A computed fold for a 71-nucleotide RNA from a Nanobdellota archaeon, annotated as transfer RNA. Rfam family: tRNA. Rfam classes the family as a transfer RNA. Its mean pLDDT, the model's own confidence on a scale to 100, is 81.
RNA sequence: GCGCCGGUCGUCUAGUGGUAGGAUGCGGGCCUGCCACGCCCGUGACCCGGGUUCGAAUCCCGGCCGGCGCA
Numbered sequence: 001g002c003g004c005c006g007g008u009c010g011u012c013u014a015g016u017g018g019u020a021g022g023a024u025g026c027g028g029g030c031c032u033g034c035c036a037c038g039c040c041c042g043u044g045a046c047c048c049g050g051g052u053u054c055g056a057a058u059c060c061c062g063g064c065c066g067g068c069g070c071a
Base pairs, nucleotide, nucleotide: 001070002069003068004067005066006065007064010024011023012022013021018054025043026042027041028040029039030038047063048062049061050060051059
């Protein structure tokens, strides 16, 4: 330099054009003599810019970052 794959709450992960979900963490409550466990509620995210579309996390182009391969 070229090609392929990926980038989503603090962390891990699902989502294949119309509503962003789960686990964990964190906050609160219940429980307990206290803690832990358990149960309930809450909390918070689509890497950046542009395009297509009535509508984009999702499709297209460019960039950045990470991984793999080729040279």